A computed fold for a 350-nucleotide part of an RNA from an uncultured bacterium, annotated as small-subunit ribosomal RNA, central domain. RNAcentral holds the full RNA, with entries from ENA, Greengenes and SILVA.
Context: one part of a larger RNA
């Protein structure tokens, strides 16, 4: 050095991308850095260990042997690895034909609803609640018809669907756009996987600047409730919620489940594609791939439960935990306009 783990007990970074790093298919030929063998040289003495001697024993001295697991050189072996050349196609990928689908950005257009304002019609209420009560209303309110304004969302379909990396996407129609899946051909020929620092996206809430503002609503002000009531209920209402740009960078960013690959009983339903089969078309069967639920075997699991989308069998490579609280805090560093973020302790206590 070499342990154990990470659904829920303490740990998968909120999520891609990806440099250095580690790891990496198959076949042949070469070379010998890694390995492995054989030799030679060193590896001071002492100390360990063996086998003996001296002190009465011992501890301690003391002779001899081993040993000193290492290092250089040198000879050699080519299986593994690595390096070089040279194929190969089963990994990745690229062309072709095809599908689906709230995936992203731009623009633009539709209907219900709310709330305003105008005019008509028309009177005393309306509106809230466990009950009031503050509010609105005879200056004419609610209710009701007509035109009108203007912001925000898209009933039904709709789903146990779908799509994205993840956060997250839905009302229709144009543009501009990435990604997946299926199919059988032809090509490239390991070009892969993951990946510390790095960059990128990142909900909701703040924040800057400038527009916008219907409804909804932190703060506020009132009304009730209560012993009180800074609340839960009411009646209003401002930042915000919306829109551009530029910040921020969290989350129960959860599948509490990191990414890739392989392998390992089934059954049920669902969505996209392919084949055969039936049909007049369709339903329907059958099979096959890629998803998304549900049930279960074996195995796993503390149990719960997971179970081919594994939490099972193994590999690569990352991040993480290492008793509770102090504390995700202080100090300090880097970021941020700030709010705060991030990285991260002790003392001291149980």
């Nucleotide at each position: 050095c070499u342990g154990g783990g990470c659904g829920u007990a303490a740990a998968g970074c909120g999520u891609g991308c990806g440099c250095a790093g580690g790891c990496g298919g198959u076949u042949u030929a070469g070379u010998a850095g890694g390995a492995c063998a054989g030799g030679c040289g060193u590896g001071a003495a002492a100390u360990c260990c063996c086998c003996g001697g001296g002190c009465u024993c011992a501890a301690c001295c003391u002779g001899g042997g081993a040993a000193c697991u290492g290092c250089g050189c040198u000879u050699g072996u080519g299986a593994c690895u690595g390096c070089u050349a040279a194929g190969c196609u089963a990994g990745a990928g690229u062309a072709c034909g095809g599908c689906a689908g709230a995936g992203g950005g731009g623009g633009g257009u539709g209907g219900a609803a709310u709330u305003c304002c105008a005019c008509g019609u028309g009177u005393a209420g309306c509106a809230g609640u466990g009950a009031a009560a503050u509010g609105c209303g005879u200056a004419g309110a609610g209710a009701u018809g007509u035109g009108g304004a203007g912001g925000a969302a898209c009933a039904c379909c709709g789903a146990u669907g779908g799509c994205g990396a993840a956060g997250g996407c839905a009302g229709c129609c144009c543009c501009c756009u990435g990604g997946g899946c299926c199919g059988a051909u032809a090509c490239u020929g390991a070009c892969g996987c993951u990946c510390a620092u790095g960059c990128a996206c990142g909900a909701a809430a703040g924040c800057g600047u400038g527009g916008g503002u219907a409804g909804c609503a932190a703060a506020c002000a009132g009304g009730a409730u209560u012993a009180g009531a800074u609340a839960c209920c009411c009646u209003g209402g401002u930042a915000g919620u919306c829109c551009a740009c530029g910040c921020c960078c969290u989350a129960a960013a959860c599948g509490a489940u990191g990414u890739c690959a392989a392998c390992u009983a089934g059954g049920u339903g669902u969505u996209g594609g392919g084949a055969g089969g039936g049909u007049a078309a369709a339903a329907c069967c059958u099979u096959u791939u890629a998803g998304u639920a549900c049930c279960g075997g074996a195995g796993c699991u503390a149990a719960c439960g997971c179970g081919u989308g594994a939490a099972g069998u193994u590999g690569a490579c990352c991040g993480c935990c290492u008793g509770g609280g102090g504390a995700g805090u202080a100090c300090g560093g880097c970021c941020g306009c700030a709010a705060g973020g991030u990285u991260a302790a002790a003392a001291c206590u149980c």
Model confidence (mean pLDDT): 90 of 100.